[in-house]
RNA sequence: UUGUUAUCAAGAAAGGCUGAGGGAUUAGACCCAGUGAAGCCUUAGCAACCCUUUUACCGACUCUUAGGAAGAAGAAGGUGCUACAUUCUACCUUAUGAACGUAUUUAUGUACGUUCUGGAUAGAUAACAC
Numbered sequence: 001u002u003g004u005u006a007u008c009a010a011g012a013a014a015g016g017c018u019g020a021g022g023g024a025u026u027a028g029a030c031c032c033a034g035u036g037a038a039g040c041c042u043u044a045g046c047a048a049c050c051c052u053u054u055u056a057c058c059g060a061c062u063c064u065u066a067g068g069a070a071g072a073a074g075a076a077g078g079u080g081c082u083a084c085a086u087u088c089u090a091c092c093u094u095a096u097g098a099a100c101g102u103a104u105u106u107a108u109g110u111a112c113g114u115u116c117u118g119g120a121u122a123g124a125u126a127a128c129a130c
Stems, first nucleotide, its partner, number of pairs: 002129007013043005021032003026090004044082003049078002051074004057068002086122001091119002097116008
């Protein structure tokens, strides 16, 4: 760098250096910022991906064992994170469902639109593989 899988509306900030931008990218919107942005360092914290302990249970023909293991507890270590939903929208309506509106129909219904929901793409993080 690439691929696979999982997660992404919860949670958690102070200090020092520095000094004008920042919220990934493009556009729009909305925000944060000299009462100090981004960045770097220190300390603290959050969370529980890896991890640690334990375990119903599974476990070769039987018992046992190696091993695995939903669940439970934990936080020493490896990452990550500590404004705003990944800040929001953008693409898909032969993308599921729901609500509402308009038109039409005697009516069931049909068509279109909006919103929510859903999906895709992109991104972030972790674990594994290459």
Predicted 3D model of a 130-nucleotide RNA (SAM riboswitch aptamer (S box leader)).